Predicted 3D model of a 73-nucleotide RNA (transfer RNA) from a Chloroflexota bacterium. Rfam family: tRNA. From the family's description: Transfer RNA (tRNA) molecules are approximately 80 nucleotides in length.

[in-house]
Order: sequence, then C1' cells, then structure tokens
RNA sequence: UGCGGGGUGGAGUAAUGGUUAUCUCGGGGGCCUCAUAAGCCCCAGAUUGCCGGUUCAAAUCCGGCCCCCGCUA
Repeated sequence: UGCGGGGUGGAGUAAUGGUUAUCUCGGGGGCCUCAUAAGCCCCAGAUUGCCGGUUCAAAUCCGGCCCCCGCUA
C1' cells in the first nucleotide's frame, strides 16, 4: 500500500430487511440444603464501532470514516 475477515449486555456467541435482538458463562435476588456445591425459578445489563444514505421498516443493504486480526508489498 492493497486484499480478506471482524466490531452486537461484563466475557464469548447467534440473528431471511419485519414478534420484545438469541444462547452460554459471569453479576443480583429467591427456592432447595444443617450448610456449601449442583439443580430449579426470576431480575438487571446492548441505542448492534461512528456519521450519512436506501426503505413503510436496517444489527442486516449502500457510501465514507475509526479500530482489531490475517495475508500482501
């Protein structure tokens, strides 16, 4: 420099343009237990990297930019 992949709750991860953005772990509360762990139930936590555009409707499509990884010079 160019090409490819990626950026979504605290961490990881899913999501044909259309229901309240999924699941696991973690956090909080409860049940159970003599107690702990395990198990079960509930709750909080995301303006989907940023700014525009297309559309009745965008995490998803288009443009620009930022950041990360790999390859390339």